Large-subunit ribosomal RNA, domain IV from a mouse gut metagenome, 328 nucleotides, folded computationally. The prediction has a mean pLDDT of 88. The full RNA is in RNAcentral, with records from SILVA.
Context: one part of a larger RNA
RNA sequence: CUAUGUUGAAGGAACUAGGCAAAAUACUUGUGUAACUUCGGGAUAAGCAAGCCCGGUUUUAAGGCAACUUAAGGCCGGGGGCACAUACUAGGGGGUAGCGACUGUUUAUCAAAAACACAGGACUCUGCGAAAUUGAAAGAUGAAGUAUAGAGUCUGACGCCUGCCCGGUGCCGGAAGGUUAAGGAGAGAUGUGAGAGCAUUGAACUGAAGCCCCGGUAAACGGCGGCCGUAACUAUAACGGUCCUAAGGUAGCGAAAUUCCUUGUCGGGUAAGUUCCGACCUGCACGAAUGGCGUAACGACUUCCCCGCUGUCUCCAACAUAGGCUCA
Numbered sequence: 001c002u003a004u005g006u007u008g009a010a011g012g013a014a015c016u017a018g019g020c021a022a023a024a025u026a027c028u029u030g031u032g033u034a035a036c037u038u039c040g041g042g043a044u045a046a047g048c049a050a051g052c053c054c055g056g057u058u059u060u061a062a063g064g065c066a067a068c069u070u071a072a073g074g075c076c077g078g079g080g081g082c083a084c085a086u087a088c089u090a091g092g093g094g095g096u097a098g099c100g101a102c103u104g105u106u107u108a109u110c111a112a113a114a115a116c117a118c119a120g121g122a123c124u125c126u127g128c129g130a131a132a133u134u135g136a137a138a139g140a141u142g143a144a145g146u147a148u149a150g151a152g153u154c155u156g157a158c159g160c161c162u163g164c165c166c167g168g169u170g171c172c173g174g175a176a177g178g179u180u181a182a183g184g185a186g187a188g189a190u191g192u193g194a195g196a197g198c199a200u201u202g203a204a205c206u207g208a209a210g211c212c213c214c215g216g217u218a219a220a221c222g223g224c225g226g227c228c229g230u231a232a233c234u235a236u237a238a239c240g241g242u243c244c245u246a247a248g249g250u251a252g253c254g255a256a257a258u259u260c261c262u263u264g265u266c267g268g269g270u271a272a273g274u275u276c277c278g279a280c281c282u283g284c285a286c287g288a289a290u291g292g293c294g295u296a297a298c299g300a301c302u303u304c305c306c307c308g309c310u311g312u313c314u315c316c317a318a319c320a321u322a323g324g325c326u327c328a
C1' cells in the first nucleotide's frame, strides 16, 4: 500500500450521477394502527410497552388417602447487571409520482425491465376428408376434437369509454359491360402441282381467372387542414368569409418515458431546487384495442421528499488477519 474484518470524538448525506457501500431495524406477548380500497386488503402499517432471577398468594387441569407433584396462567413484593428476544439467528420505516394490473418469463457468459407472457376483450377464417401446419407423395398434426370447437392477428385485470374518414392499399361481395391467353373457328392469301392434293399463313366470331368497373368493410393497413376578418378599454373570438380534403382530432389527457424554443409561466417543497409535485395550454411533434384516461393490490423497476441510522463525507485514525513493498 492492497484485500477482508472490528472500533471511533463532534457533526450526521455536508459524500455521490444516485445513501452505492455500511450502519440501523429484526423475536414473542400485550396494546395500537391512517389515507385509500376492487371491502379481500392496505397491515408485522406506523407507534408504544413488557420479557432475566427469587419469594409469597391465588385460579384451572391431571395425578395422589394425604403431604404434595406436574402443566398452563393471574396478582403482590423483592434482587443483580451498562445491557434480560443479553450469543447465533433475525423486516429499517413513511410519503409522492411514472410505468406495468397481478403470480410468472427473458438476453446460459455485461441488460430482469416499463420488454415477453397472462386472465379478460375484439376481429377474421373454418361445417369436418374443416381451416391452418408439415411433407415430393402416401401420410401426419389439428383431433380419437366438431363453431361454448380449432386456427390466425391485434389488444392486455378491473372501472369509464373507444369519436370522424372507405379517396389510396388490402380483404369481401357483384349472372351486366370493357380488356384478355391457349384453344375453337375459318373469310381469305401464299408456295407447289396437270389436277386431286400437300404445306404455310390467316380477318371476323367464340373464349377463364385476373385487371378495369360497381358496392361494402377501419378492435383491416392507415388518415384525422390552411388563410382572413369580427364584441362599446385592451385582449380574445362564441360569430362570419374563403380555399382545399376521403374526412379535417371528438371524449379524455397534456412542457408528459411524448415540449424543440425550455431551467416555459405560476404555485408547493429548500436558506438556496435544470430534478420532483400541483396547475396553466402556446400539444415543434398526445389521443382513443398500433387502444385513451383512471385505478386498490403487487414490483430485487424508475423519480422526488422525510424520519431513523451511520466513516459515504468534513478528515481521517487505530487494531486484527493475509498478501505486497523496503531494510536486516
Base pairs, nucleotide, nucleotide: 001323002322003321004320005319006318007317008316010314011313014312019309027051028050029049030048031047036041038157052079053078054077055076056075057074058073059072060071061070062069063068080084092307093306094305095304097302098301099299100298104116105115120155121154122153123152124151125150126149132141133140134139158294159293160292161291163224164223165222168221169220170217171216172215173214174213177212178211179210183206184205188201189200190199191198192197225243226242227241228240229239252286253283264280265279266278267277268276